[in-house]
């Protein structure tokens, strides 16, 4: 140095034939239950979808660069 593949909520992920409000489990908080937890149900906060700039009515999804990770090659 090249070539691939990743980057979404504190955490593991999902969702990329572009389409109406971006979700799922776990965490956290509140309530219910209990003699007090725990478990369990209930309801809630919480995401510029790395970043930036293009394409299009419309982009977490395409297309360009930059960043940060990981695999291979050299």
């Nucleotide at each position: 140095g090249c070539g691939c593949c990743c980057g979404u909520a504190g955490c593991u992920c999902a969702g990329u034939u572009g389409g109406a409000u971006a979700g799922a489990g776990u965490a956290c908080a509140g309530c219910c239950c209990u003699c007090c937890g725990a478990a369990g149900g209930c309801u809630g906060g919480g995401g510029u979808c790395a970043c930036a700039g293009g394409u299009u009515c419309g982009a977490a999804u395409c297309c360009u660069g930059u960043c940060g990770g990981g695999c291979g090659c050299g």
A computed fold for a 74-nucleotide RNA from a Chromatiaceae bacterium, annotated as transfer RNA. Its mean pLDDT, the model's own confidence on a scale to 100, is 81. Rfam family: tRNA. It is annotated as a transfer RNA.